[in-house]
Predicted 3D model of a 346-nucleotide part of an RNA (small-subunit ribosomal RNA, central domain) from an uncultured prokaryote.
Context: one part of a larger RNA
């Protein structure tokens, strides 16, 4: 190569938006670039096949045939693809009112709760643990009341919920703003899908500048514990968490499940509209769930939200270490990221 794979055995890119390609809906006309069929050339010779014939057979050799995918030229066929005209509306978009959320960014507020400073009231402890001890405290702590400060997170509600491309996002507001969806159906008239490159986003921990530090707490100190004990435990504690800008570009970044479309048995719960109503079931679209038919599947499972049946287009697998290294390039301030071997081994 081919061929099988990609929830758990190797393997779905973190996400998206999109360029190239690829791929693509229902009709007509025309064309014949792709198919397809006839026909003429051309496909050297030897080989290989076949018939025949010569060496006593045979290998091997003569000699006639077939055969030769292609390749080139005309003649034709149009179903299919593909051009081009043209028309649809069901895909797919746009308006039109409508209702839904912790989507997202700026700004303002709130009250609980922590610690701290001040001040009272009060007096020997307190805090801590399996038990202590280090701290902390007659310079009056622990409690308790009043009062000011500050910073960080928003109990209850709260849910197997909602939202959002992910990563994610929850106190109450204001103001700009993204988006799904239902319902009428007005418009456009395949505008789709799907994406190598390349672009934006991107938890957490780092980084740089400048601010903040109230609670927590890497490093560190110091008490314990142990044989030891560079830990688990307890006292304390700086970086960091925290904000604003500029990097980083990474995660068990996970549904270990790529994205779109179409079909395929039910049952039962919820979230949001329609629609219906005197309320309610039932019905309906679009999500989020549990359970199960067929069917899948090593099997645990999966099962209309597929790991079913099928198309299309991207990505990735190819023993185990070595190894996500070395080396070279690219990024980055820098940690380090991306791209990624063999030699040897078993």
């Nucleotide at each position: 190569u081919u061929g099988g794979g990609u929830u758990u055995a190797a393997a779905g890119g973190g996400u998206g938006c999109g360029u190239a390609g690829g791929u693509g809906g229902c009709g007509u006309g025309u064309u014949a670039a792709g198919u397809c069929a006839g026909u003429g050339g051309u496909g050297a010779a030897a080989g290989c096949c076949u018939g025949c014939a010569g060496c006593u057979c045979a290998a091997c050799u003569g000699u006639a045939g077939a055969g030769g995918u292609g390749c080139c030229a005309u003649u034709g066929a149009u179903a299919c693809u593909g051009a081009c005209a043209u028309g649809c509306u069901u895909g797919a978009g746009u308006a039109u009112g409508g209702a839904c959320g912790a989507g997202g960014u700026a700004g303002g507020c709130g009250g609980a709760a922590u610690u701290u400073g001040u001040g009272g009231u009060g007096u020997a402890g307190c805090g801590g643990u399996g038990a202590a001890a280090u701290g902390c405290a007659u310079a009056g702590a622990u409690a308790u009341c009043a009062u000011a400060a500050a910073g960080a997170a928003c109990a209850c509600c709260a849910a197997u919920u909602g939202c959002g491309a992910a990563g994610g996002c929850a106190g109450c507001u204001u103001a700009c703003u993204g988006g799904a969806c239902a319902g009428a159906a007005a418009c456009u008239g395949a505008c789709g899908c799907u994406g190598a490159g390349g672009c934006a986003c991107g938890a957490a921990a780092g980084c740089g500048u400048g601010g903040g530090u109230a609670g927590c707490g890497a490093a560190c100190a110091g008490g314990a514990u142990u044989a030891g004990a560079u830990a688990c435990c307890c006292u304390g504690g700086u970086a960091g968490u925290c904000c604003a800008c500029g990097c980083c570009g990474u995660a068990a970044a996970c549904g270990a499940u790529g994205a779109u479309u179409a079909c395929u048995c039910g049952a039962u719960g919820u979230g949001u509209g329609c629609g219906a109503u005197a309320c309610a079931c039932a019905g309906u679209a679009c999500g989020c769930g549990u359970c199960u038919u067929a069917g899948c599947g090593a099997a645990a499972g999966c099962g209309u939200u597929a790991a079913g049946u099928a198309a299309u287009c991207c990505a990735c697998c190819u023993g185990g270490g070595g190894a996500g290294u070395a080396c070279g390039c690219c990024g980055g301030c820098a940690a380090c990221g991306g791209u990624g071997a063999a030699a040897c081994u078993c």